[in-house]
Context: one part of a larger RNA
RNA sequence: GUCUUGAUCUCAAAUCAGGUAGGGAUACCCGCUGAACUUAAGCAUAUCAAUAAGCGGAGGAAAAGAAACUAACAAGGAUUCCCCUAGUAAUGGCGAAUGAAGCGGGAAAAGCUCAAAUUUGAAAUCUGGCCGUUCCGCGGUCCGAGUUGUAAUUUCAAGAAGCGUCUUCGGAUGCGGCCCGGGUUUAAGUUCCUUGGAACAGGACGUCAUAGAGGGUGAGAACCCCGUCUUUGGCCCGGUGACCGUGUUCAUGUGAAGCGUUUUCGAAGAGUCGAGUUGUUUGGGAAUGCAGCUCUAAAUGGGUGGUAAAUUCCAUCUAAAGCUAAAUAUUGGUGGGAGACCGAUAGCGAACAAGUAGAGUGAUCGAAAGGUGAAAAGAACUUUGAAAAGAGAGUUAAACAGUACGUGAAAUUGUUGAAAGGGAAGCGCUUGAAGUCAGACUCGCCUGCUUCGGAUCAGCCUAGCUUUUGUU
Numbered sequence: 001g002u003c004u005u006g007a008u009c010u011c012a013a014a015u016c017a018g019g020u021a022g023g024g025a026u027a028c029c030c031g032c033u034g035a036a037c038u039u040a041a042g043c044a045u046a047u048c049a050a051u052a053a054g055c056g057g058a059g060g061a062a063a064a065g066a067a068a069c070u071a072a073c074a075a076g077g078a079u080u081c082c083c084c085u086a087g088u089a090a091u092g093g094c095g096a097a098u099g100a101a102g103c104g105g106g107a108a109a110a111g112c113u114c115a116a117a118u119u120u121g122a123a124a125u126c127u128g129g130c131c132g133u134u135c136c137g138c139g140g141u142c143c144g145a146g147u148u149g150u151a152a153u154u155u156c157a158a159g160a161a162g163c164g165u166c167u168u169c170g171g172a173u174g175c176g177g178c179c180c181g182g183g184u185u186u187a188a189g190u191u192c193c194u195u196g197g198a199a200c201a202g203g204a205c206g207u208c209a210u211a212g213a214g215g216g217u218g219a220g221a222a223c224c225c226c227g228u229c230u231u232u233g234g235c236c237c238g239g240u241g242a243c244c245g246u247g248u249u250c251a252u253g254u255g256a257a258g259c260g261u262u263u264u265c266g267a268a269g270a271g272u273c274g275a276g277u278u279g280u281u282u283g284g285g286a287a288u289g290c291a292g293c294u295c296u297a298a299a300u301g302g303g304u305g306g307u308a309a310a311u312u313c314c315a316u317c318u319a320a321a322g323c324u325a326a327a328u329a330u331u332g333g334u335g336g337g338a339g340a341c342c343g344a345u346a347g348c349g350a351a352c353a354a355g356u357a358g359a360g361u362g363a364u365c366g367a368a369a370g371g372u373g374a375a376a377a378g379a380a381c382u383u384u385g386a387a388a389a390g391a392g393a394g395u396u397a398a399a400c401a402g403u404a405c406g407u408g409a410a411a412u413u414g415u416u417g418a419a420a421g422g423g424a425a426g427c428g429c430u431u432g433a434a435g436u437c438a439g440a441c442u443c444g445c446c447u448g449c450u451u452c453g454g455a456u457c458a459g460c461c462u463a464g465c466u467u468u469u470g471u472u
Base pairs, nucleotide, nucleotide: 028059029057030056031055032054039046043093069076070075080107081106082105083104090098091097111323112322113321114269124150125145126144128142129141130140131139132138133137159265160264161262162261163260164259166258167257168256169255170250171249172248173247174246175245176244177243178241179239180238181237182236183235184234185233189205190221191204192203193202194201206223207222208212214226215225216224274295275294276293277292278291279290280289301318302317303316304315305314358365359364378405381392382391383390384389463472464471465470
């Protein structure tokens, strides 16, 4: 120096444990973008409208939210929603039109966390692998992350530090309660007569009712069946933990929290606030909010105080970081309940194999169509016919309910009967004829009820006869 093999380092590719995103839907919500029809009796600013269409993103709600607030009072005290303020202040070719907020009264209520400090006698923090375990996790051990800062402490209402003395405490688990879901849960006629295919109808006699809501069953069923009431109940099963009661077990520290006091200290968010300018927006008017560009701060500072600017005083908050339930919204989804709504040309386009059949290259447009019967018992069988169809027969309460089926109007058609026919038919007035019919009247017959007269019988009372229920 070359080759082979193994290990290690760096890189690339393939295969990839675990993890994350897309897409749909979109009623309500948030952000962006963004018209015109219309109105102004024309139209350009304006209005429609900070809307519709369009794009993006969520949740069961979203968004907002613990003041760089409202105020000017004896001040109030996060946000959201309702009433009022008020069609007011204000904007506006000051035309058409547009148009808030503070207060006050209610609904609901809840407050907090970082960054900014040297723990500095000690990174006290966290991911991962492996092992163990009583396995939502915890313990041990070893790498790793990390001083270009992971924890504890602190958030301005404060707080830290010093001093003081006083007060209060934790975790795990069993059972029961509370709460949630499912299941289950006990009144009383089917008695008699009539009609009918069927009684759930009419009549008679009853029963229950904290139940006479409703539905079904061969016609109007409180009492046949399901339910309904008691019931926000009882019983059973399962689930959940921010709660309550009771029991078991572990821990109990120079720990944590609160309070008083001090002539100690007290950090607080930048291409941001702000200014100019352009556009847009707003009731916001010498500019309400937002965005682009240019300039660009301070620290007894800064913002606000509805007319620009200077000086001065006062009041009130503390921006440029973040989380947060409820009251509120809801033509989508899911579960439940109701109705002074419609009742098949109505009500959804759709009560039915409806976004179907169908139309259009396509975007898109888009119907009609419910009912036999209590039960198919859906017509055996015979006969004519190739069959379809008939004629009988049969089912049924009914077939003049026959799967073209409840009822079955009208124009229109056929058939049968009646009438008429010169001056079209039709229409008006008058008078006849024929047929049919509601109703009225009269007569006859049958039936029911009431009343009267007569005859007769049963029964009853009294007195006889008699074996006798017989007889006078």